[in-house]
RNA sequence: GACUUAUCAAGAAAGACGGAGGGAAGGGCCCUGUGAUGUCUUGGCAACCCUGAAAAAGCAGGGUGCCAAUUCCCACUCCAAAUGGAGACAGAUGAUGA
Repeated sequence: GACUUAUCAAGAAAGACGGAGGGAAGGGCCCUGUGAUGUCUUGGCAACCCUGAAAAAGCAGGGUGCCAAUUCCCACUCCAAAUGGAGACAGAUGAUGA
């Protein structure tokens, strides 16, 4: 990195550095010098995995992850009473085996 698989409508602050773009990709629509994206520190949320305990729930510790907007919306297919619904593609995160 790829395959497989589960979940994705909930939840989660503050400071420092830094300076202009950013929200994966197309179109929108948003966020942003009242400093974004990003990095670090502390804090927090709680999905998966490991350990403890006694079988479950709960709890504790640990490994990743996450802390703007439904994966921000739409796009591709199907059904619609056509504002909607279902599914797929793609993406994100975790995990197993090779």